[in-house]
Molecule: THF (Tetrahydrofolate) riboswitch aptamer
RNA sequence: AACAGAGUAGAGCCUGGUGCGUAAAGUGCCCAUCGGACGGGGAGUUGCCGAUUGGACGAAGAGUAUAACUCGCGGUAUCAGGCUUGCAUCCCGCUGAA
Repeated sequence: AACAGAGUAGAGCCUGGUGCGUAAAGUGCCCAUCGGACGGGGAGUUGCCGAUUGGACGAAGAGUAUAACUCGCGGUAUCAGGCUUGCAUCCCGCUGAA
């Protein structure tokens, strides 16, 4: 020098806990704007995530002992555990390796 390899943030799913909604918010979809994160270092997208305005669509309630509770329901929020996946890409570093 060439070759091979390791590792992150995060994401998804499952289980459980605690909430929220069920008087429809949330989730999911589209547009715009802004922001954020992206292996140890640097850069970083047309990819990812989030916030806000707007738009389209749209739901499962029931019971009881009725300031509420219980059983459900929601592509619901969050926390914990488990599993799976995991640099867009470029340069350097690390390991095989002296």